[in-house]
RNA sequence: UCUCAUCCAGAGGGGUAGAGGGAACGGCCCGAUGAAACCCCAGCAACCAUUUGGCGGUAACGCCGAAAAGGUGCUAAUUCCGACAGGAUGUUCCUGGGAGAUGAGG
Numbered sequence: 001u002c003u004c005a006u007c008c009a010g011a012g013g014g015g016u017a018g019a020g021g022g023a024a025c026g027g028c029c030c031g032a033u034g035a036a037a038c039c040c041c042a043g044c045a046a047c048c049a050u051u052u053g054g055c056g057g058u059a060a061c062g063c064c065g066a067a068a069a070g071g072u073g074c075u076a077a078u079u080c081c082g083a084c085a086g087g088a089u090g091u092u093c094c095u096g097g098g099a100g101a102u103g104a105g106g
Stems, first nucleotide, its partner, number of pairs: 001106007012041005020030003025082003042075003047071002050067007079099001084096005
């Protein structure tokens, strides 16, 4: 950098540290009752791997589930909300796109 899948669910304590953080822009929030970062422990989830039940298949394997000791990821707010386009019953809402995040593959 490209492709595919997912993103309204879920899950926090301690230590070091000391002012920022929520990607970027606009909002709106979080933060000295302690931000970022690092470490320890715990947890969530089920993308990959693994084990396993059912169904299909000659087989390779596919589909729907279960488990959770492995590889990642994650543990304020829907990806916190919006931003662009279209639509509607129009102080708002819906759909799609863009951007981003994570995983798997190239």